RNA sequence: GCGGGAAUGGUGAAAUCGGCAGACACGCCGGACUUAGGAUCCGGUACCGCGAGGUGUAAGGGUUCAAGUCCCUUUUCCCGCA
Numbered sequence: 001g002c003g004g005g006a007a008u009g010g011u012g013a014a015a016u017c018g019g020c021a022g023a024c025a026c027g028c029c030g031g032a033c034u035u036a037g038g039a040u041c042c043g044g045u046a047c048c049g050c051g052a053g054g055u056g057u058a059a060g061g062g063u064u065c066a067a068g069u070c071c072c073u074u075u076u077c078c079c080g081c082a
């Protein structure tokens, strides 16, 4: 240099053909239980906002009523070829 793959909350990940982003699990926070802790059970857990609501899938742009998903460019990492 050429070809292919990957990037989603704090972590591992899901999202079939473009149609509710973060299911599920871990971690964390609060509560129940306990003398106390562990285990177990219940609730919560991206950001902004009092709220209604808005924003957010590596970065930028495009297509579309609608994009994590399709197209273009870029970044980082992995694999192969030279």
Base pairs, nucleotide, nucleotide: 001081002080003079004078005077006076007075010026011025012024019065027045028044029043030042031041032040046055047054048053058074059073060072061071062070

Annotation:
Transfer RNA from an uncultured Spirochaetota bacterium, 82 nucleotides, folded computationally. Its Rfam family is "tRNA". About the family: Transfer RNA (tRNA) molecules are approximately 80 nucleotides in length. The family's RNA type in Rfam is transfer RNA. It was read from a public genome assembly.